[in-house]
């Protein structure tokens, strides 16, 4: 430098004219790091906001950026085992982590040539 890869999840029930959005319950967990395996320890990306540049597509810079504890084992674990908790961009729509949409997109990064 180029190529490829690079996000999962409402089953069952209730109310209602209408809800995978409300209620009960169910289900899901990107990337790198960390003495030992992590959604909730540290950091990064995504989303969103602002600025600069550009004819435009966009590029760059900055900002914003959620959530955990108790017990056990151990040399070492907020990472394992057990208990109990908790979190999840924007637009649409009966109020959405799970549906539809931007997105057959982009990125952290991983692998290869």
């Nucleotide at each position: 430098a180029c190529u490829u890869c690079g996000g999962g999840g409402c089953a069952g029930g209730g109310u209602g004219a209408a809800a995978u959005u409300c209620c009960c319950u169910a289900c899901c967990g990107g990337u790198g790091g960390u003495g030992a395996c992590a959604g909730c320890c540290c950091a990064c990306g995504a989303c969103c906001c602002g600025g600069a540049c550009c004819u435009u597509u966009g590029u760059c810079c900055g900002g914003c950026u959620g959530a955990c504890u108790c017990g056990g084992u151990g040399a070492a674990a907020u990472u394992c085992c057990g208990g109990g908790g908790u979190c999840g961009a924007c637009g649409g729509u009966a109020c959405a982590g799970u549906c539809c949409g931007g997105a057959u997109g982009a990125a952290a990064g991983a692998a290869g040539u």
The RNA shown here (FMN riboswitch aptamer (RFN element)) has 113 nucleotides and comes from a pig gut metagenome. RNAcentral holds the sequence, with entries from MGnify. The coordinates come from a structure-prediction model, not an experiment, and the mean pLDDT is 85.